[in-house]
RNA sequence: GUCGACAGCGGCGAUGGAGCUCGCCGAAACCGCCGACAGGGCUGAUGGCUCCUGCUCCUGG
Numbered sequence: 001g002u003c004g005a006c007a008g009c010g011g012c013g014a015u016g017g018a019g020c021u022c023g024c025c026g027a028a029a030c031c032g033c034c035g036a037c038a039g040g041g042c043u044g045a046u047g048g049c050u051c052c053u054g055c056u057c058c059u060g061g
Stems, first nucleotide, its partner, number of pairs: 009026005016052006032042003
């Protein structure tokens, strides 16, 4: 320095924070989708659930 195993720890899941839960990764996991590739189209602050913040739409004061 490289490979493998175990344990511990940590990280990640298309833009923020927290709790729970699922999965993945160990320098990797991860870095949305469709498309006739056009200066074209679509969804969402979640991987999932809940709450908060921000954004957007409608109604009332």

Predicted 3D model of a 61-nucleotide RNA (Fluoride riboswitch aptamer (crcB RNA motif)) from an Actinomycetes bacterium. Rfam family: Fluoride riboswitch aptamer (crcB RNA motif). The family has 289 seed sequences and 2,293 matches in Rfam 15.1. The coordinates come from a structure-prediction model, not an experiment, and the mean pLDDT is 80.